[in-house]
RNA sequence: AGGCCCGUAGCUCAGCCUGGUUAGAGCGUACGCCUGAUAAGCGUAAGGUCGGCAGUUCGAGUCUGCCCGGGCCUACCA
Numbered sequence: 001a002g003g004c005c006c007g008u009a010g011c012u013c014a015g016c017c018u019g020g021u022u023a024g025a026g027c028g029u030a031c032g033c034c035u036g037a038u039a040a041g042c043g044u045a046a047g048g049u050c051g052g053c054a055g056u057u058c059g060a061g062u063c064u065g066c067c068c069g070g071g072c073c074u075a076c077c078a
Base pairs, nucleotide, nucleotide: 001074002073003072004071005070006069007068010027011026012025013024020058029045030044031043032042033041051067052066053065054064055063
């Protein structure tokens, strides 16, 4: 320098291929129920402007361009 993959809740991820109703799950956290108490179990809730900026579109987490960060591969260098 070139190519490919990844970035979504505190953590691990789905959703992307095929754009469309209110963006979800598990774990964790808070509160409640249960218990003599704790754990387990059950219930409820909070928590995101989907890495950033543009573009396309009636409509973008999803498509396109550039940038940032991470990973892998290839090439170059005295």
A computed fold for a 78-nucleotide RNA from Brevundimonas denitrificans, annotated as transfer RNA. Model confidence (mean pLDDT): 81 of 100. The organism belongs to Brevundimonas, within Bacteria. Its Rfam family is "tRNA". Rfam links the family to the GO term triplet codon-amino acid adaptor activity. From the family's description: Transfer RNA (tRNA) molecules are approximately 80 nucleotides in length. RNAcentral holds the sequence, with entries from ENA and MGnify.